[in-house]
Context: one part of a larger RNA
């Protein structure tokens, strides 16, 4: 100098506390552990693994098991020789693959022989080829302390020296943020700012969006309009500017005007020196090691989906602030061309038919839901809740036996609010509604994103848990 204290001081964070809603108990769903398996591929394990890598495991993807195959190899560069390439049909096989037929002559150079380029097949060898093994050889990525306010370094100076000093004190700040003092004096990487979307005016513009004034219509539908709204470019706008107090005459705080917005307005992206030999050799690169008729390669069928069990994460509920029927409104995102798919039609439904418009501010997906009005239920295992089963269809796709999703009838389990324990949230948040996207042929209760309705409460910092300063102890490094 660090570290560490159930040592002090002083400050902070949904950290306690003051609230709200949950987990923790039930079923399915999904990951993981465990036990079974011919296989149940691999990894990732306290916060920082466990709806994770995976933004789609029926085949395929697959890396795993079993069963058939191949050995210069599924893929690349190199040589030799045949043949254009390719298409199509047929026999054996689970297929992988093997056998036969037919039907074809192209591109570029030449007049033509012939030669080249391209893809096939045969052969020999360097070799390919490994999701094998080491993340503790590593590169590149990442997660974490933490958006925490820290971490350095040049000159000086002090100290034998390892350091120190600045960075520390006395103030303020979210902020080593600022200001004043000081053996310092400057600087660099962080902190702010710049940069994106949101909230207000303004100005150009004016279709596919808009409709106030005038005409027309079932319809902003057409004629107009350029006002409004909204699009999407540019400015302006917030800076303790202005006022009053408090403060050391500063920094700065506190109250007020004014304003659409007040003291960082709110949201994001941004992730310093470091720390855990932290994750990953299965994203991709690579060193070393190890396999070559196989640890490569292809290919049928299984498997990753099993099942006393335990544990995480999320989904439905357990009911009247609710169920269930009829009516009736109002969003924001975003996708669409091997697609989105309207009106019709035919089915109780899922869906089918069939194809207007749409490379989309035109067309379509699109119905939002929750709420709002009315009628039934009246506290029960119920008109609650929806697993399990039965039959019966519908889609997708060679193919849903293992093992998809939906859908209609019929069944109608556990649950009547969860024990010790635990978690999110401080404002348009939490709670609660529901809509889209990726991934995808199909298949989301999961993820990402949007947009509705729309709270409660913070006395307070004694304590729990992280930290961040000064300081003090030390048998620690």
């Nucleotide at each position: 100098u660090g570290a560490c204290g159930g040592g002090g001081a002083c400050c902070c964070g949904c950290a306690c506390a003051a609230g709200c809603g949950g987990u923790g108990g039930a079923u399915g769903a999904u990951g993981u552990g465990g036990a079974u398996u011919a296989a149940u591929u691999c990894g990732a394990u306290g916060c920082a693994a466990c709806g994770c890598g995976a933004a789609a495991a029926a085949c395929c993807u697959u890396a795993c098991c079993u069963g058939g195959u191949c050995u210069u190899g599924a893929c690349a560069u190199g040589c030799u020789a045949a043949g254009a390439a390719u298409u199509u049909c047929u026999c054996a096989g689970a297929g992988a693959u093997g056998g036969g037929a037919a039907a074809g002559u192209g591109c570029c150079c030449g007049a033509a022989a012939g030669g080249g380029a391209a893809c096939u097949u045969a052969g020999a060898c360097a070799c390919a080829g490994g999701u094998g093994c080491u993340g503790c050889a590593u590169g590149g990525c990442u997660g974490u302390c933490g958006u925490c306010a820290g971490c350095u370094c040049g000159u000086g100076u002090c100290g034998u020296g390892a350091g120190a000093u600045g960075u520390u004190g006395g103030g303020u700040u979210a902020a080593g943020u600022c200001c004043c003092g000081c053996a310092a004096c400057g600087a660099g990487c962080g902190c702010a700012a710049c940069c994106c979307c949101u909230g207000u005016u303004c100005c150009u513009a004016g279709u596919u969006a808009c409709c106030a004034u005038c005409a027309u219509u079932a319809g902003g539908u057409u004629g107009g309009g350029g006002a409004c709204u909204c699009u999407a470019g540019g400015a302006a706008g917030a800076c303790c500017g202005c006022c009053g107090g408090u403060g050391u005459c500063a920094a700065a705080c506190c109250g007020g005007a004014g304003g659409a917005a007040g003291g960082u307005g709110g949201g994001g992206a941004u992730g310093a020196c470091g720390u855990c030999a932290a994750g990953u050799c299965c994203u991709c690169a690579u060193g070393g090691c190890c396999c070559u008729u196989a640890u490569g390669u292809c290919u049928g069928g299984g498997g990753c989906u099993a099942c006393a069990c335990a544990c995480g994460u999320a989904c439905u509920a357990c009911a009247a602030u609710g169920g269930u029927c009829g009516g009736u409104a109002c969003a924001g995102a975003c996708g669409g061309a091997a697609g989105c798919g309207a009106u019709a039609u035919c089915g109780u439904g899922a869906g089918a038919u069939g194809g207007a418009g749409c490379c989309a501010a035109u067309c379509c997906g699109a119905a939002a839901a929750a709420a709002c009005c009315g009628g039934c239920c009246u506290c029960a295992g119920u008109u609650c809740a929806g697993a399990u089963u039965g039959c019966a269809g519908u889609c997708u796709g060679c193919a849903a036996c293992u093992c998809g999703a939906c859908u209609g009838c019929a069944u109608g389990a556990a649950g009547u609010c969860g024990g010790a324990a635990u978690c999110g949230c401080u404002a348009g948040u939490a709670a609660u509604c529901g809509c889209a996207g990726a991934u995808c042929a199909g298949c989301a209760c999961g993820c990402u994103g949007c947009g509705g309705u729309g709270a409660a409460u913070a006395c307070g910092u004694u304590c729990c848990c992280g930290g961040g300063c000064c300081u003090u102890g030390u048998a620690c490094a």
This is a predicted structure of a 477-nucleotide part of an RNA (small-subunit ribosomal RNA, 3' major domain) from a soda lake metagenome. The prediction has a mean pLDDT of 84. It matches the Rfam family "Bacterial small subunit ribosomal RNA".